[in-house]
Large-subunit ribosomal RNA, domain II from Lentihominibacter sp., 681 nucleotides, folded computationally. Model confidence (mean pLDDT): 84 of 100. The organism belongs to Lentihominibacter, within Bacteria.

Context: one part of a larger RNA
RNA sequence: GCCAACGAGUUAUGGUAUGCAGCGAGGUUAAGUUCCUGGAGGAACGGAGCCGCAGGGAAACCGAGUCUUAACCGGCAUAAAGUUGCAUGCUGUAGACCCGAAACCGGGUGACCUAUCCAUGUGCAGGUUGAAGCGAGAGUAAAAUCUCGUGGAGGACCGAACCUCUAUACGUUGAAAAGUGUUAGGAUGACGUGUGGAUAGCGGUGAAAUUCCAAUCGAACCCGGAUAUAGCUGGUUCUCCUCGAAAUAGCUUUAGGGCUAGCCUUUGACGCAGAUACAUGGGGGUAGAGCACUGAAUGUUCUAGGGGCCUUCACCGGUUACCGAAAACUAUCAAACUCCGAAUACCAUGCAAUCAAGUCAGGGAGUCAGACUAUGUGAGAUAAGUUUCAUAGUCGAAAGGGAAACAGCCCAGACCUACAGCUAAGGUCCCCAAAUGUAAGUUAAGUGGAAAAAGAUGUGGAGCUGCAUAAACAGCUAGGAUGUUGGCUUAGAAGCAGCCACUCAUUCAAAGAGUGCGUAACAGCUCACUAGUCGAGUGGCUCUGCGCUGAAGAUAAACGGGGCUGAAACUUACUACCGAAGCUUAGGGGUUAAUGAAAAUUAAUCGGUAGAGGAGCGUCGUAUGCGGGCAGAAGGCAUGCCGUGAGGUAUGCUGGACUGUAUACGAGAGAGAAUGUUGGC
Numbered sequence: 001g002c003c004a005a006c007g008a009g010u011u012a013u014g015g016u017a018u019g020c021a022g023c024g025a026g027g028u029u030a031a032g033u034u035c036c037u038g039g040a041g042g043a044a045c046g047g048a049g050c051c052g053c054a055g056g057g058a059a060a061c062c063g064a065g066u067c068u069u070a071a072c073c074g075g076c077a078u079a080a081a082g083u084u085g086c087a088u089g090c091u092g093u094a095g096a097c098c099c100g101a102a103a104c105c106g107g108g109u110g111a112c113c114u115a116u117c118c119a120u121g122u123g124c125a126g127g128u129u130g131a132a133g134c135g136a137g138a139g140u141a142a143a144a145u146c147u148c149g150u151g152g153a154g155g156a157c158c159g160a161a162c163c164u165c166u167a168u169a170c171g172u173u174g175a176a177a178a179g180u181g182u183u184a185g186g187a188u189g190a191c192g193u194g195u196g197g198a199u200a201g202c203g204g205u206g207a208a209a210u211u212c213c214a215a216u217c218g219a220a221c222c223c224g225g226a227u228a229u230a231g232c233u234g235g236u237u238c239u240c241c242u243c244g245a246a247a248u249a250g251c252u253u254u255a256g257g258g259c260u261a262g263c264c265u266u267u268g269a270c271g272c273a274g275a276u277a278c279a280u281g282g283g284g285g286u287a288g289a290g291c292a293c294u295g296a297a298u299g300u301u302c303u304a305g306g307g308g309c310c311u312u313c314a315c316c317g318g319u320u321a322c323c324g325a326a327a328a329c330u331a332u333c334a335a336a337c338u339c340c341g342a343a344u345a346c347c348a349u350g351c352a353a354u355c356a357a358g359u360c361a362g363g364g365a366g367u368c369a370g371a372c373u374a375u376g377u378g379a380g381a382u383a384a385g386u387u388u389c390a391u392a393g394u395c396g397a398a399a400g401g402g403a404a405a406c407a408g409c410c411c412a413g414a415c416c417u418a419c420a421g422c423u424a425a426g427g428u429c430c431c432c433a434a435a436u437g438u439a440a441g442u443u444a445a446g447u448g449g450a451a452a453a454a455g456a457u458g459u460g461g462a463g464c465u466g467c468a469u470a471a472a473c474a475g476c477u478a479g480g481a482u483g484u485u486g487g488c489u490u491a492g493a494a495g496c497a498g499c500c501a502c503u504c505a506u507u508c509a510a511a512g513a514g515u516g517c518g519u520a521a522c523a524g525c526u527c528a529c530u531a532g533u534c535g536a537g538u539g540g541c542u543c544u545g546c547g548c549u550g551a552a553g554a555u556a557a558a559c560g561g562g563g564c565u566g567a568a569a570c571u572u573a574c575u576a577c578c579g580a581a582g583c584u585u586a587g588g589g590g591u592u593a594a595u596g597a598a599a600a601u602u603a604a605u606c607g608g609u610a611g612a613g614g615a616g617c618g619u620c621g622u623a624u625g626c627g628g629g630c631a632g633a634a635g636g637c638a639u640g641c642c643g644u645g646a647g648g649u650a651u652g653c654u655g656g657a658c659u660g661u662a663u664a665c666g667a668g669a670g671a672g673a674a675u676g677u678u679g680g681c
Stems, first nucleotide, its partner, number of pairs: 001681006011094013026051003032045005055062002065076003097235002100232001104225006115199009124189001126158003129154001133150006162186003167182004201217001203213002210219001238616006248261005262367002264364007274355003278350005288340001289338002294334003299329003305323002307320004370395007378387002400411003415588004420584003426578003429562003435575001437574005442568001448564001454549002458546010475533005481506003486500003512527001516525002589606007617670001619667010635654008
């Protein structure tokens, strides 16, 4: 991992609702007794008790009333049939659908591991160092002291056994549930070790690490309380049919739980009260707008005041390119501003229309983590696949078509069958069903098929405007002069380093005291300007369509691909077609309602998680009836047929002794999941 078997709403006793049955102002017996029966069991008796038929009061007590009170008022009653049994739903108490803690408590078992201690034994190759003491000699007044020898001390040294464990490698389903190799520390000591003994879990022991107390230790292990508890996780077994949610509010030591309400289902009662649209009548202070209030806020004017300067002993006074409240004018802003003010929404009424809902009372729920999209707000950074609300939609619980793929987007809501038709969104060159459709323009960037500020003789459209046959714009030819090298400055400054000058004047068709190169300074080239030549448009600005640059990333990889100059984009207009589980067509089925004696007909309807309701299939057993079986039962394998399905059935083979069906009753009654349990492979 697979297969097989086993594996989870049960039972008892109360409550409550519904269904069925009995009796009914009554209903019913419990324990028990007697009898019957082969047994299971049954019948009769048993009225104790319980519920109901009357309530009110604390009670006495009274009673269709009673309590309160002096009394009224007022409160609760007085109108409505119950009760017993069986079945089913839910629920209380019990383990209460099943499995699952970590823990808590009680009584015991452990110191053969290990910690410490007690008693008694035992072990430590070899080598080194050489303390005290002692002896001899030297030395001293005597000592001290010195030298040599002897001696053999030490939590002394080196290093095996032994004990340990510094580092590292290997090992890591190991040779080993802690080891092996190499290296390393201690190795006469606070040393190692044998045997026997002591200390016990609310405890011991601890050279102290929460260390050890039998591979277990922030409280051992075993058995018991015990099915501890688990607002938590997982699992919970056959079919079909009808309806079908919620992820909200309030409260909660509450926030992943619960209760009540909301929303779902089912039963009964009522009967048009419900919804949509329309009409009419309402209140409002949002969007917008505005500045009349409250605040904010721009500029100007103006002047109380302040600052500077002048003057003065001081006051007063003068002055100002300073600041400047209020006021006026001007132009603005506001969720907590409003002189104003919608659309919607909401409330009410109305009749006709359309739809099919509504209210009340019972039984049963589930839901209380919601998600995204669009719009209106808040929070955030007008960030987030962020977060908090509101309104709507979809998903959730919704399949189908489109968006390449894609819960939440667009279209559209799947009862079943069909090799029939029409459409929606979206599409029609090929992949790929359908237009290489028609008409007019746009784009040249593969723009289309990602992006900003900013930039640009890209190109289309619209408008305004300058010049132009008295010849424009561009090109070509020619001129572009003189006073003068203007003055100043300077080594020089001559149009052209710099400064000054309203830069003047002359000759001209025209020509600046000079537009740009250039020279040391001149020179030289050129421009403005003019003429000729040529012969029709040529400049500037604004708005706008589509493009360009800006544009660097990890696959080619920013069209789904091929590929496309339309098979791109836009504005339309036109005509076709494709395209879904939509609609239609043909056939079939279920449900509900109406009609009907029935058969049936008509109409509506049939996506679905949690969940509610209904109808069935199958397994085992019991009772009764009817059957089958060695001329082959059950079981197994295969095939066919029938049923919407759970399933049923026939035939053949196998198998070798039991078994089917109808009705009723009763359950150890249906497995694919639980890191399920046991077995097998």